[in-house]
RNA sequence: CAAGCAGGCUAGACAGUCGCUGUAUUGUAUAAUACAGAGGAAAGUCCGGGCUCCAUAGAGCAGGAUGCCGGUUAAUGGCCGGAGGUCGUAAGGUCUGGAAAGUGCCACAGAAAAUAUACCGCCGGGGAAACCCGGUAAGGGUGAAAAGGUGCGGUAAAAGCGCACCGCACUGACGGUAACGCCAGUGGCAGGGUAAACCCCAUCCGGAGCAAGACCAAGCAGGAGGCAAAAGCGUGGCUCGCGCUGCCUUCGGGUAGGUUGCUAGAGCGUUCGGGCAACCGAGCGCCAAGAGAAAUGACUGUCCUAGACAGAACCCGGCUUAUCGGUCUGCUUGCCCU
Numbered sequence: 001c002a003a004g005c006a007g008g009c010u011a012g013a014c015a016g017u018c019g020c021u022g023u024a025u026u027g028u029a030u031a032a033u034a035c036a037g038a039g040g041a042a043a044g045u046c047c048g049g050g051c052u053c054c055a056u057a058g059a060g061c062a063g064g065a066u067g068c069c070g071g072u073u074a075a076u077g078g079c080c081g082g083a084g085g086u087c088g089u090a091a092g093g094u095c096u097g098g099a100a101a102g103u104g105c106c107a108c109a110g111a112a113a114a115u116a117u118a119c120c121g122c123c124g125g126g127g128a129a130a131c132c133c134g135g136u137a138a139g140g141g142u143g144a145a146a147a148g149g150u151g152c153g154g155u156a157a158a159a160g161c162g163c164a165c166c167g168c169a170c171u172g173a174c175g176g177u178a179a180c181g182c183c184a185g186u187g188g189c190a191g192g193g194u195a196a197a198c199c200c201c202a203u204c205c206g207g208a209g210c211a212a213g214a215c216c217a218a219g220c221a222g223g224a225g226g227c228a229a230a231a232g233c234g235u236g237g238c239u240c241g242c243g244c245u246g247c248c249u250u251c252g253g254g255u256a257g258g259u260u261g262c263u264a265g266a267g268c269g270u271u272c273g274g275g276c277a278a279c280c281g282a283g284c285g286c287c288a289a290g291a292g293a294a295a296u297g298a299c300u301g302u303c304c305u306a307g308a309c310a311g312a313a314c315c316c317g318g319c320u321u322a323u324c325g326g327u328c329u330g331c332u333u334g335c336c337c338u
Stems, first nucleotide, its partner, number of pairs: 001334010012303007020037007039309001043320002046318005051209004058240004063205005068082005083096005097200002102198002104194003119140002121136006148166006167189001168187005174181002213260004222251006231245004267286008
């Protein structure tokens, strides 16, 4: 200097005029002043919770979710650390239970895709020849995948048939909390893939949702049918338990107004301590929008990095997606100079 990998911050700025919303103070029929006023994703509604109600709310089955190990958290499928596979020269990225419990599936091609088979080939025998009989799965072909791989011996030709090494399975020692690693021994050894296929194993799981709920004001009109204590109802299904005493269907009438929930939090910043880290604890300091058919807009001037994606609706922790730029830190590789 170039090309990469991992992470942090920022999200046009300043000034003026008029306008909008909230809070506080003063004032008053009117208003004035001060302070504050959309995001890193507010988006998607994909996860997990807080909170509210059912409600006194338990157990089992079915069902659902997750899936290497450990830690963290309110909790998670998140995050941090580690193990193994795989991609990359590397920094790094990405994936993760079980195929020897059983069942199913693997098109076409190919002899054959599993109770495995023999197309070409090789070898032996018969025959004048065509060809027939027997052996074989080492060589070739098909395919994503074909009776573990390489080598040596052996054989009529061959084959774990035997041997060595590797692979695989089992057992044990050592290291590690564990996933697992490494070493040794035994065994010729269950042919592969697929479980976001059925299934098996481990762990976890009430439901509904701020249009949840609470309060106030106002207003009305009941009718018909069914079940009924050995019954019925009770926030996913079924059973048991528990609680309550009425419940269900249908026709018709009234109301949908106001207040609240609604923003001080699993909050933010900083210092110290513990921890590899995520994170935890303590001290000090701070208060960052609460609309209610939906507020933050319009105009003028200047600067510049020339402005993308894009607007809260109970709140919070994550994930995913979109995106103009600017800036900082650490690391990897290549080239050049010293």
Notes:
The RNA shown here (Bacterial RNase P class A) has 338 nucleotides and comes from a Pseudomonadota bacterium. Rfam family: Bacterial RNase P class A. From the family's description: Ribonuclease P (RNase P) is a ubiquitous endoribonuclease, found in archaea, bacteria and eukarya as well as chloroplasts and mitochondria. Its best characterised activity is the generation of mature 5'-ends of tRNAs by cleaving the 5'-leader elements of precursor-tRNAs.